[in-house]
RNA sequence: UCAAUAUAUGGGCAAACGGCUUGAAAAAGUCGGACGCAAAGCUUAAGGGGCUAGAGCCAACCAAUGGUAUGCCAGCCAGCUGCAUCU
Numbered sequence: 001u002c003a004a005u006a007u008a009u010g011g012g013c014a015a016a017c018g019g020c021u022u023g024a025a026a027a028a029g030u031c032g033g034a035c036g037c038a039a040a041g042c043u044u045a046a047g048g049g050g051c052u053a054g055a056g057c058c059a060a061c062c063a064a065u066g067g068u069a070u071g072c073c074a075g076c077c078a079g080c081u082g083c084a085u086c087u
Stems, first nucleotide, its partner, number of pairs: 003087001004085002012037002017032006035075001041080003047077002049073003056068004
């Protein structure tokens, strides 16, 4: 330096759920709480996939309604970076 990841050291993060707040929603922030995670660190229009559709736009049109992401999810895959060292 690269690979690999243990009944290791020092640690880290924080699911569901609940309180408060923001948002049309998906969801997010914060506090509590721990299901778990060797990257559960960072990155989304311009890698893929998924979720939402208030406004706008398109379709339909008496209308109802449907579609659409430059909105959201990285704890879905992925890319980038990183701690430790029994091997």
This is a predicted structure of an 87-nucleotide RNA (c-di-GMP-I riboswitch aptamer) from Texcoconibacillus texcoconensis.
It was read from a public genome assembly, where an Rfam model found it.
The model forms 95% of the base pairs in the Rfam consensus.
Its mean pLDDT, the model's own confidence on a scale to 100, is 86.